The RNA shown here (transfer RNA) has 74 nucleotides and comes from an Anaerolineae bacterium. Rfam family: tRNA. Gene Ontology term of the family: triplet codon-amino acid adaptor activity.
[in-house]
This record gives sequence, C1' cells and structure tokens, in this order.
RNA sequence: AGGGGUAUGGUGUAGUGGUAACGCAACGCUCUCCAAAAGCGUGAACGGGGGUUCGAUUCCCUCUACCCCUGCCA
Repeated sequence: AGGGGUAUGGUGUAGUGGUAACGCAACGCUCUCCAAAAGCGUGAACGGGGGUUCGAUUCCCUCUACCCCUGCCA
C1' cells in the first nucleotide's frame, strides 16, 4: 500500500427497514435474626459524519479504532 472482517448498556452476546432483547454485574424491594440463595422491579447502549427513505442500529458512501491475509522497503 491492497483485500477482508469487527464496532450494540459496566461486561458478554442476540436482533431486525417500524417499541433494540437476553445472561452476568450494579441499584432498590420482598424473604431472613443477619447474610447468602431465591423472587420481583429499576436505570443504562447501536463507533463518528454524510446519503437514500415517511422511517436507518439495519441499506449505500466516507472517516476512526482493532483483528486477519497479501505485498513493498529496511
């Protein structure tokens, strides 16, 4: 330099052009003598910019970060 892939709560993942879901963690409540466990509940996320669309996390372009492959120089 060229090609490919990934980016979603604190963390690990799912998902779809039309209300973004689940596990763990956090917090609150119930239970308990106190805890743990268990049950119930709460808050919190689509990497940045642009385009298409009535509507984009999803489709297109571009940038950024990381990973893989190939090549060049040393």

Its mean pLDDT, the model's own confidence on a scale to 100, is 80.